[in-house]
Description:
This is a predicted structure of a 155-nucleotide part of an RNA (small-subunit ribosomal RNA, 3' minor domain) from a Planctomycetota bacterium. Its Rfam family is "Bacterial small subunit ribosomal RNA". Its family is annotated with ribosome and structural constituent of ribosome in the Gene Ontology. The source organism's lineage runs through Bacteria, Pseudomonadati and Planctomycetota. Its mean pLDDT, the model's own confidence on a scale to 100, is 82.

Context: one part of a larger RNA
RNA sequence: CACCGCCCGUCAAGCCACCAAAGUGGGGGGCACCUGAAGUCGCCGGGAGCUAACCCGCCUUCGGGCGGGAGGCAGGCGCCUAGGGUGAACUCCGCGAUGGGGACUAAGUCGUAACAAGGUAACCGUAGGGGAACCUGCGGUUGGAUCACCUCCUU
Numbered sequence: 001c002a003c004c005g006c007c008c009g010u011c012a013a014g015c016c017a018c019c020a021a022a023g024u025g026g027g028g029g030g031c032a033c034c035u036g037a038a039g040u041c042g043c044c045g046g047g048a049g050c051u052a053a054c055c056c057g058c059c060u061u062c063g064g065g066c067g068g069g070a071g072g073c074a075g076g077c078g079c080c081u082a083g084g085g086u087g088a089a090c091u092c093c094g095c096g097a098u099g100g101g102g103a104c105u106a107a108g109u110c111g112u113a114a115c116a117a118g119g120u121a122a123c124c125g126u127a128g129g130g131g132a133a134c135c136u137g138c139g140g141u142u143g144g145a146u147c148a149c150c151u152c153c154u155u
Stems, first nucleotide, its partner, number of pairs: 003118001005115001008111002011108001013105002016102001018100003023095006031087005039080001041078004049073003054069006121142009
């Protein structure tokens, strides 16, 4: 490699991640209720268990014996509580039929919207419409070509 140029969007194919999603699997720290081992503490320890030391009474062969009380133990109840169970929420992570757009991928399909006045100047906002790029209305911009005039600047 320069208009036999460039270039836009739908559709089709491949691939990647993302978003939504009925639901589903798991984690976390709390909350409420139920249950609750061991243990400290508190109460009881009675008409019923055990007990040598302290106290009292009786007996005594002066060694002690018997009975009672206090205290202690066992035991019972209560508070707290590790753990367990149930429930309704909160929060985090994963999976998820399907739906949605997006990025990318030499040579697929349909058109030709933009770039020259791109063959209806283009673009911005907005409303409506359309296979798609887009089209139409209204308002705005010149970052529009051409022709004429005016003003200003430079040579």